[in-house]
Predicted 3D model of an 85-nucleotide RNA (c-di-GMP-I riboswitch aptamer) from Mesobacillus subterraneus. Rfam family: c-di-GMP-I riboswitch aptamer. Rfam links the family to the GO term cyclic-di-GMP binding. From the family's description: GEMM was predicted in a large-scale screen for bacterial structured RNA regulatory elements.

RNA sequence: UAAUUUAGAAGGCAAAUCUCUUGAAAAAGGGUGACGCAAAGCUAAAGGGGCUUCCGUCUUGUGACGAAGUCAGCCAGCUGCCAUC
Numbered sequence: 001u002a003a004u005u006u007a008g009a010a011g012g013c014a015a016a017u018c019u020c021u022u023g024a025a026a027a028a029g030g031g032u033g034a035c036g037c038a039a040a041g042c043u044a045a046a047g048g049g050g051c052u053u054c055c056g057u058c059u060u061g062u063g064a065c066g067a068a069g070u071c072a073g074c075c076a077g078c079u080g081c082c083a084u085c
Base pairs, nucleotide, nucleotide: 003084004083012037013036018031019030020029021028022027035073041078042077043076047075048074049071050070051069055066056065057064058063
């Protein structure tokens, strides 16, 4: 430097649920709690994809369409610990 994740050490993160707060919503933050994770670390204006519609446009419509909102625990990109080779 590249690859691998069989065993081990030290640690790390924390899904659902319940609860409080913020938000129009998706969702986010605190507490609780562990389903899982070797990148569940970082990146959401400059890759794809999912979700939402305060608002905007169209509409006969309680409908349709549209991110600038949101998701990194969907893929992706970047960085990276121990051990092994």